This is a predicted structure of a 1561-nucleotide RNA (small-subunit ribosomal RNA) from a Planctomycetota bacterium. Rfam family: Bacterial small subunit ribosomal RNA. The sequence was found in a public genome assembly. Taxonomically the source falls in Planctomycetota (Bacteria, Pseudomonadati).
RNA sequence: AAAUUGAAGAGUUUGAUCCUGGCUCAGAACUAACGCUGGCGGCGUGGCUAAGACAUGCAAGUCGAACGGAAUAUAUGAAUGAGUAAUCAUGAUUAUAUUUAGUGGCGAAAGGGCGAGGAAUAAAUAGGUAACGUACCCCGAACAUCGGAAUAGCGUCUGGAUGCUUGCAUCCUACCGAAAGGGGCAGUAAUACCGUAUAAUAUCUUUUGACUCGAGUUAAAAGAUCAAAGAUUUAUCGGUUUGGGAGCGGCCUAUUUCCCAUCAGCUUGUUGGUAAGGUAAUGGCUUACCAAGGCUACGACGGGUAUCGGGACUGAGAGGUUGACCCGACGCAUCGGAACUGAGACACUGUCCGGACCUCCACGGAGGGCUGCAGUAACGAAUAUUGCACAAUGGGCGCAAGCCUGAUGCAGCAACGCCGCGUGUAGGAUGAAGCUCCUUGGAGUGUAAACUACUGUCAGGGGUUAGAAAGUGCGCUUCGGCGCAUUGAUCACCCCCAGAGGAAGUCACGGCUAACUUCGUGCCAGCAGCCGCGGUAAUACGAAGGUGGCGAGCGUUGUUCGGAAUUAUUGGGCUUAAAGAGCACGUAGGCGGAUCAGAAAGUGUCUUGUGAAAACCCCCGGCUUAACCGGGGAAUUGCUUGGCAAACUUCUAGGUCUUGAGUCAAGUAGGGGUACAUGGAACUCUUAGUGGAGCGGUGGAAUGCGUAGAUAUUAAGAGGAACGCCAAUGGUGAAGACAGUGUACUGGGCUUGUACUGACGCUGAGGUGCGAAAGCGUGGGGAGCGAACGGGAUUAGAUACCCCGGUAGUCCACGCCGUAAACGAUGUCUACUAGGUUGUGGGUGUUCUGACACAGUCACAGCCGAAGCAAAAGUGUUAAGUAGACCGCCUGGGGAGUACGGUCGCAAGGCUAAAACUCAAAGGAAUUGACGGGGGCUCACACAAGCGGUGGAGCAUGUGGAUUAAUUCGAAGCAACGCGCAGAACCUUACCUGGGUUUGACAUGUUUGGAUGCCUAUCUGGAAACAGAGUCGGCUGCCUUAGGGUGAAACUUACACAGGUGCUGCAUGGCUGUCGUCAGCUCGUGUCGUGAGAUGUCGGGUUAAGUCCUUUAACGAGCGAAACCCUUACCGUUAGUUGCCAGCGCGUCAUGGCGGGGACUCUAGCGGGACUGCCGGUGUCAAACCGGAGGAAGGCGGGGAUGACGUCAAGUCCUCAUGGCCUUUAUGCCCAGGGCUUCACACGUGCUACAAUGGCUACUACAAAGCGACGCGAUACCGCGAGGUGGAGCAAAUCGCAAAAAAGUGGCCCCAGUUCGGAUUGUAGGCUGUCAACUCGCCUACAUGAAGUUGGAAUCGCUAGUAAUCGCGUAUCAGCUACGACGCGGUGAAUGUGUUCCUGAGCCUUGUACACACCGCCCGUCAAGUGAUGGAAGUCGGGAGCACCCGAAGUCGGAUUGCUAACCAGUUUACUGGAGGCGUCUGCCGACGGUGAGUUCGAUGACUGGCACUAAGUCGUAACAAGGUAGCCGUAGGGGAACCUGCGGCUGGAUCACCUCCUUU
Repeated sequence: AAAUUGAAGAGUUUGAUCCUGGCUCAGAACUAACGCUGGCGGCGUGGCUAAGACAUGCAAGUCGAACGGAAUAUAUGAAUGAGUAAUCAUGAUUAUAUUUAGUGGCGAAAGGGCGAGGAAUAAAUAGGUAACGUACCCCGAACAUCGGAAUAGCGUCUGGAUGCUUGCAUCCUACCGAAAGGGGCAGUAAUACCGUAUAAUAUCUUUUGACUCGAGUUAAAAGAUCAAAGAUUUAUCGGUUUGGGAGCGGCCUAUUUCCCAUCAGCUUGUUGGUAAGGUAAUGGCUUACCAAGGCUACGACGGGUAUCGGGACUGAGAGGUUGACCCGACGCAUCGGAACUGAGACACUGUCCGGACCUCCACGGAGGGCUGCAGUAACGAAUAUUGCACAAUGGGCGCAAGCCUGAUGCAGCAACGCCGCGUGUAGGAUGAAGCUCCUUGGAGUGUAAACUACUGUCAGGGGUUAGAAAGUGCGCUUCGGCGCAUUGAUCACCCCCAGAGGAAGUCACGGCUAACUUCGUGCCAGCAGCCGCGGUAAUACGAAGGUGGCGAGCGUUGUUCGGAAUUAUUGGGCUUAAAGAGCACGUAGGCGGAUCAGAAAGUGUCUUGUGAAAACCCCCGGCUUAACCGGGGAAUUGCUUGGCAAACUUCUAGGUCUUGAGUCAAGUAGGGGUACAUGGAACUCUUAGUGGAGCGGUGGAAUGCGUAGAUAUUAAGAGGAACGCCAAUGGUGAAGACAGUGUACUGGGCUUGUACUGACGCUGAGGUGCGAAAGCGUGGGGAGCGAACGGGAUUAGAUACCCCGGUAGUCCACGCCGUAAACGAUGUCUACUAGGUUGUGGGUGUUCUGACACAGUCACAGCCGAAGCAAAAGUGUUAAGUAGACCGCCUGGGGAGUACGGUCGCAAGGCUAAAACUCAAAGGAAUUGACGGGGGCUCACACAAGCGGUGGAGCAUGUGGAUUAAUUCGAAGCAACGCGCAGAACCUUACCUGGGUUUGACAUGUUUGGAUGCCUAUCUGGAAACAGAGUCGGCUGCCUUAGGGUGAAACUUACACAGGUGCUGCAUGGCUGUCGUCAGCUCGUGUCGUGAGAUGUCGGGUUAAGUCCUUUAACGAGCGAAACCCUUACCGUUAGUUGCCAGCGCGUCAUGGCGGGGACUCUAGCGGGACUGCCGGUGUCAAACCGGAGGAAGGCGGGGAUGACGUCAAGUCCUCAUGGCCUUUAUGCCCAGGGCUUCACACGUGCUACAAUGGCUACUACAAAGCGACGCGAUACCGCGAGGUGGAGCAAAUCGCAAAAAAGUGGCCCCAGUUCGGAUUGUAGGCUGUCAACUCGCCUACAUGAAGUUGGAAUCGCUAGUAAUCGCGUAUCAGCUACGACGCGGUGAAUGUGUUCCUGAGCCUUGUACACACCGCCCGUCAAGUGAUGGAAGUCGGGAGCACCCGAAGUCGGAUUGCUAACCAGUUUACUGGAGGCGUCUGCCGACGGUGAGUUCGAUGACUGGCACUAAGUCGUAACAAGGUAGCCGUAGGGGAACCUGCGGCUGGAUCACCUCCUUU
């Protein structure tokens, strides 16, 4: 010097947005487990489950320096025996050494293990003990006299028989018991036990002082009572009493310590006192008596769960979770109870008793306790060796040596965790091989490898030795030490050798989240943390290649914290998202006006003690580094001691004040409340009169009433309920609510005042009261209305909506109920913060007065708005703004305001109020669309007004269906159906049957052959294709040195490949249809909005038009509209053949036939012309509109081409192209025949008709546009005709098709199934065709002569040269099914000038629960499957208590005719008595056990209730739009179901109208 440097988000609700809100992820950590993999070392950690059971071994002993013995060894050797002796044998005694059962001492209460119990008898922190104890240890003082009696050990024990001397001998045997163990007798030691002596500042009693709040401390005096043990190596150790200390304990107090109130009241030793007992000590700790207390919303009592702390993990922190390892405390030791011993225990490896379990047993009994270390089986996802050593540290005993020590030190096993190291390093290719991808060119793996040169960590092999060792013993000593010897279970430094050698995996790669391709699979298999992926092109499954992350590990699962401000103290909310109690009064509690004084509880500051160590943090140091360890600090935010300060809060039965609050007085408005009385209108009923057929009701009807007289009307009477106008976003009330009028009683408000009190206030958990409608009870009442119910309608049904009736009820009195969308969806109170305007009730001023008016003011009630706030909508002095006080409530959706429990209620039900399970959303506000049986404006042959059709008939044609070997395929509302097909006899042709063929009918390349080849002709089989045979003739490339070469074309062989009208139009391109020739669709910049978005593009006019004008936070622009293009209508000009012919000629019976002409028509080039240009009016000074003039044409002149952004997964893989898949002697190719042409039926589109505006017949006119050489084909002739013969002319303004028809002019028909109509059929013909008209062509003639007499419901087209009607042409094509399609001209109308309705469209607006967008969404019953759960007759089990019974061990008490060494006493020598002890009996308490009635928790339970979930079940359609009866709330009744109906309420209802209010000029 340092020790407080720290805060990230993402995915998912929607078409998109903002918000609310949940779910999920990324991080860190584990006593972990599992999957794959695994080289080394260091340091740690390792039964979380069955406090379930345990085999075996060990875990507490030690002291011979307390004691008597015993054993062994050595020495000594009395005595005896043998021997002549030496000597030998036995061996008393003594000594030494070692070992030790027992007595005795100390220890065994420590150490070690575990967390069952325990919510306070516990823990933590701070205190107290004047209410206590303490062995071993330390310091001080004093002492240790004299005796006695036992008891372990050790020794011993009996019974039977015989003999007789009746207590001896002999013989057999050796106390009881299986064992554990036990008994009798005899004698013995001590530091064991007992007595005695002495003793104090020890203890007790008494007295007197001092101090103290106190029971205490201390001083003095007197009296009384208590002790001891010795050992030995002679220097020590031990013993007793006492004072003190240290350390360790006991007890007490305060504070704190989990969840449930669906646990709200608990308690009888309970609370206190007195006395006694008990304890080391206080105390109901225990007992007796007395009193009646004690605890509780600041949570008692009860239930559940749980060892607690230092700390650990996480977090920016505050917090949250946790209590492995280490340390402190507590509790426990097989379960329950009890005491003994001891300084200490009610004692883990002590005792006694009871229970369960286990073991031994001779059945009589006996023994046991691993939650010590190892270990075993069991349990489980899961957790290690029956190891070594006391060498170190520590403990017990001992003087010591030493012994013991599963404490401990070490080793073993496990990647279980943290940390470190390695698996090589450098060079090495335009880049090997393999593998993968590929557009086939290449790219990636990749300097990676090989290869070259090095290095030597770890592992391996060998060797040496510092270190962990300090001590201990012996010897010496000048006492300081010195010398010698010796102690390692286990670990390790260091040195040498060899050699790249032995050492890499795992997870992921759709987004979050770093990292992509191929193949396989085909809603299958599978993945998934959330969103989600997979149904034939999967970066999401599986595999491979590649890539990314981490690395001896990686991933998964589980748990905790974080992110989560998602419980919010820091740091959230409650109008509409979840959330303000229906309203008030008020208790506890919380909070509280101004000022003065005092106190010092909170508060601030300084300080005392404590906050153990370890841990976290900082610094330094030790292991090669790190992890790890050592030292010193900081910190420990807390509690505590003492002092100071007095601003703020607090306190003082403190003082003072008036502005909060209240009182008083004078006024004042009011549907405020209660009771009584009373009034008119209306209605119904009754009576009477008039009257005479209907009334009533509806969308339309019917039921109903009425000739027994209704309805209508008049009069009289009765009854009940409600109070028109006034009347109002007006008034009053706390809310619910309150309305004719009058009276009585009564509550509150407002205004004004020089009055009074003096903070008396605000809020308000519980509590109490009030509280619409419906409903309930009792008694009345009952006119109208009207749940239920009956009937009639409607409807598929109609338990409804509509109609006719109608009971409860609605009304009154009294008593319950206590809920509503009880809403301003907005708690109450106070203060502050722009305004404007309106109303109601007061009051003031201006003016001489009054009315009006104007300007201030108080209270209440509305609207608009600044700032601010808000997700936005909105709110805005009546706040949802800014602040304060207090209360209530919320924490994803569903389950559910439900179950159970409690409580209230007569009941209906109310209040309180979960969980399992399930989903990834549910929701709010706003946006853009779409939609509406919402609104407004506008348009369209959309309707209306008209004309003509379709639908009826016959036929044609297409489709469906049926049929078939096949009837190929496609098209399907509009927008498929005379569509693909502008033309199916073969072909086409794709289909069927049969036959044939396999490099192929067609393309490209390679390859074999060698001139094989090609053309024409021939024969055989055959339906042909094809197969086979065989020869005549002709042709046969290029180069050449003419020998040959090559091998082009064609053929042939083989291989690649061809081929497919096979599938997918939901993989695609292209093309097309449709909305729709509708007027729309967008962009840039700017502006507004948090944003999606809006504005522009809206409004007012106008238009065919988003056309134009104007206004304008918009200004501009683009694609569309218009214009440009084609055609048509007029004119000019140019040109003049094949067209034309006025004038001039020629010619003809006649004709532009000819010469000529360009005038005209016409043809086709170029121009002009039309622009609201002109005039008048209207209009905003505009755009524009209306009318007019002129003009061929007038307001887009007519027609065409032209089709915005997009929609329909619209249509087409069978036009074409094309990805993928399938097929390859076939799904390819060829051929013949058949089919696409069928036919009970249905539909679409057409043709022809039904006739007289017609048919037939004869005659006569007038077009346009086309086409023609494999063609059009004239004149002429033949045929009734179709047609035939023939072949002039024409590649066409020249020739031909070609006759136009309707029309016109004559004639006939005369209203009929006809002279209408022409189907059908027969006969005879014609034409086409390479063959062929049977299936299956067209045409002609003759004959036949069907239906049909104008068409039901419904429906189509058309606004002018249009409809209608008439014919002509063309493409395709040999021919034709054409009545179709596409064009052309001729004749040529009617109606409308409107927008009510139908349909469609555009714009604006509104609602929405829709966004796949109303063909949307969505509700409930029923049926099926699955899951969890409630009830339930019962059944089973557990917990805690209560009452009673039994009563072990044991303490305490009582008794004791049994037994009894010390001590005492007495007799006098061994007895007696006493005290005491042992034993026995007994009383209280008492564990276990039993009985009984309840309580509580759980499991199970026939049956039963609802709930949730589950692609395609049934019935309806309740909600969302005015959802087709507006919806919803409360309540009551009813109904298969959603629901319906009554009563009251709400707007969170659309639309229209009116009133009021507001904004702006």